RNA sequence: UGGGUUGUCUUGGGGUGGUCGACAACGACCUGAGAUUAUACCCGUCGAACCUGAUCUAGGUAAUGCUAGCGAAGGGAUACACAGAUAAUCGACAA
Numbered sequence: 001u002g003g004g005u006u007g008u009c010u011u012g013g014g015g016u017g018g019u020c021g022a023c024a025a026c027g028a029c030c031u032g033a034g035a036u037u038a039u040a041c042c043c044g045u046c047g048a049a050c051c052u053g054a055u056c057u058a059g060g061u062a063a064u065g066c067u068a069g070c071g072a073a074g075g076g077a078u079a080c081a082c083a084g085a086u087a088a089u090c091g092a093c094a095a
Stems, first nucleotide, its partner, number of pairs: 001088001006083003010079001011044004016038001017030005050075003056069004
């Protein structure tokens, strides 16, 4: 120099299922970053955060998008500013 890892401010988008107690409030358990405890969590084009396909297919489970496929599919929030790491490049100095 660079700065699209990362962090902060502001801002925008998104999801919230299964089983049991038992019918509700509510509570416990399962997976997960998060299961409408929350501005908490995640994501913002380097876009699998999330939605459609889907009352899908295969496997597995007490059960469930639980796991994988689907998926080089189709959509999806113009993110902004500041700070600033590594790699790399250039210059100077030393050996």

Notes
The prediction has a mean pLDDT of 75. Predicted 3D model of a 95-nucleotide RNA (TPP riboswitch aptamer (THI element)) from a Sphaerochaetaceae bacterium. The organism belongs to Sphaerochaetaceae, within Bacteria. It was read from a public genome assembly, where an Rfam model found it. Of the family's consensus pairs, 100% are formed in the model. Rfam family: TPP riboswitch aptamer (THI element). Rfam's curators write: Vitamin B(1) in its active form thiamin pyrophosphate (TPP) is an essential coenzyme that is synthesised by coupling of pyrimidine and thiazole moieties in bacteria. A reference for the family is Welz and Breaker (2007), "Ligand binding and gene control characteristics of tandem riboswitches in Bacillus anthracis", RNA.